[in-house]
Molecule: RNase P RNA; transfer RNA
Organism: Acidobacteriota bacterium
RNA sequence: GGAGUCGGCCAGGCAAUCGCAGCCUUCAUAGGGCUGAGGAAAGUCCGAACUCCACAGGGCAGUGUGCCUCGUAACCCGAGGGAGGGGCGACCCUACGGAAAGUGCCACAGAAAAUACACCGCCUCGCAAAACGGGGUAAGGGUGAAAAGGUGCGGUAAGAGCGCACCGCGCCGUUGGCGACAAUGGCGGCAGGGCAAACCCCACACGGAGCAAGGUCAAAUAGAAAAGCGUUCCCUAAAGGGAUGAAGGGCGGCCCGUCCGAAGCUUUUGGGUAGACCGCUGGAUCUCAGGAGUGAUUCUGGGACAAGAUGAAUGAUUGCCGUCUCUGCCGCGCAGAGAAACAGAAUUCGGCUUAUGGCCGGCUCCGGAA
RNA sequence: GCUGGCGUAGCUCAGUAGGUAGAGCAUCUGAUUUGUAAUCAGACGGUCGGGGGUUCGAUUCCCUCCGCCAGCUCCA
Repeated sequence: GGAGUCGGCCAGGCAAUCGCAGCCUUCAUAGGGCUGAGGAAAGUCCGAACUCCACAGGGCAGUGUGCCUCGUAACCCGAGGGAGGGGCGACCCUACGGAAAGUGCCACAGAAAAUACACCGCCUCGCAAAACGGGGUAAGGGUGAAAAGGUGCGGUAAGAGCGCACCGCGCCGUUGGCGACAAUGGCGGCAGGGCAAACCCCACACGGAGCAAGGUCAAAUAGAAAAGCGUUCCCUAAAGGGAUGAAGGGCGGCCCGUCCGAAGCUUUUGGGUAGACCGCUGGAUCUCAGGAGUGAUUCUGGGACAAGAUGAAUGAUUGCCGUCUCUGCCGCGCAGAGAAACAGAAUUCGGCUUAUGGCCGGCUCCGGAA
Repeated sequence: GCUGGCGUAGCUCAGUAGGUAGAGCAUCUGAUUUGUAAUCAGACGGUCGGGGGUUCGAUUCCCUCCGCCAGCUCCA
């Protein structure tokens, strides 16, 4: 100097004028004061808080997760580790349980694609020989993404775990580790390849809906029409009461169970109002210091309050300073010109993913010079 | 704001237990006709919305991003 990898930080600052929104002050709509987007506010992909449905019940179905141990309110999240894979390396990636419960798929090519098989080849027999036919073989060739352990030696007619050594694999131990697992000893000639982000099996978790949840008040009308289902029994003159628990609903997949329910319920069409308040922002909050822990995180103490709009505010202009780029000049400074991304809250948090400008630091590899 | 669905040829749509992607209309060429239309024959035309993963192999299975469409207020 180049290439790469990991981590952290910032998101220009101050002032003035005008404008917008909220709150406070004020008799007051005027005036004054204070405050006013983000690291992703985004996508809505996960997890929760909160609210209603019944106190959230049982079973089936369904969905999700899937190495281990921690962290957390919780998680398809995070931290540390194990195993496998990629990279020369720093480092990075992994839906990483089960294929010996069962079912299914493996196109084309190839002899054969999973109860193995025999196209070429090799060996052997029949035959004088060739051709041909029978048998043996799975070492070699060929096909394919994948061919029934791999390498070597022995062995054999040729061969083959047929035998042996090493590696791999399976089973049983020992040691270390909380564990995933690792190391090691013995036994077994080796048993049936891949796909579970195919159905499925195993383990664990999950009730549903979502702030347009939900609650209070007000206003208005055609407080309507159609269709479907239902309208049981007892006392009573009626009102009313009691029993049963049908339709329907709670129960937005089904069944059971349970609750409401006896004159209504459901769906569709039409009509009206398009208002106000609560929920609504102080919370698993932010920040500083110290302690525990490798770390995620957590504990203790101090300090802070930091948008709450709804045809939806958070903006514009100017000046000075700061950063970067370019140009000019007697270049380590001055002058002039220009640039500054992605994007914008909508009940609130914790994550993930995606978009995006710049600065700083650690580490790795390559090249050059001393 | 919340929820659900869709994206395949120029247009409208098919495509299932993963194995070369099709139909109709349109376009072009030829035939037929005096000529045109209709008809007949043939041809062209696909990043299966983009990217990544699983697999030997993805329109199909999974993740992520992009675009489009629909529904959801109160009286009730």